[in-house]
RNA sequence: GGGUUUGCCGUGCCGAACUCAGCCGAGGCAGGGGACCCAGUAAUGGGGGCGAAGUCCGCGUCGCAUCGUGGCCAAUGACGCGAAGAUGAUGCGAGGUGGACUGGGUACUUUCGAGCCCAAGCCCGUCAGCUAACCCCGUAGGCCAAAUUGAGAGCGUGC
Numbered sequence: 001g002g003g004u005u006u007g008c009c010g011u012g013c014c015g016a017a018c019u020c021a022g023c024c025g026a027g028g029c030a031g032g033g034g035a036c037c038c039a040g041u042a043a044u045g046g047g048g049g050c051g052a053a054g055u056c057c058g059c060g061u062c063g064c065a066u067c068g069u070g071g072c073c074a075a076u077g078a079c080g081c082g083a084a085g086a087u088g089a090u091g092c093g094a095g096g097u098g099g100a101c102u103g104g105g106u107a108c109u110u111u112c113g114a115g116c117c118c119a120a121g122c123c124c125g126u127c128a129g130c131u132a133a134c135c136c137c138g139u140a141g142g143c144c145a146a147a148u149u150g151a152g153a154g155c156g157u158g159c
Base pairs, nucleotide, nucleotide: 012143013142014141018027019026020025028139029138031136032135033134038129046127047124048123049122050121054101055100056099057098058097059096061094062093063092064091065090066089067088071081072080102119103118104117105116106115108154109153110152111151112150113149114148
């Protein structure tokens, strides 16, 4: 001097998840249940809620069941698998991977593009369409060497 990793701080980002008070709490911002009317015609292969986290089409792996036979891995060798039935075929399930459409995030806000990233997880418990009054209930957690960029409009700050 360079690279990598970890921790902390600042600035911020995803998200409803903030502010005040502080004895109980309150405000703001979220979510669910719940009439007439309207809608709907399903009802165990259940159904539903929060959330952007969905739909479809392939590829190959594993497990189980059935069929079936003598070999398979093989493209050639070795290791390995196989009558405790493999390889193969069919079906079901699980998770992995690729793509398309769709949805979400991307740092002041927004419109139109481009790029990059994400499509998880959790809950209710046989039960819930919408829904005035009314009732219940959350206000967490996570992330950051970089936090994209072009054009237009707007707001704010500094000179």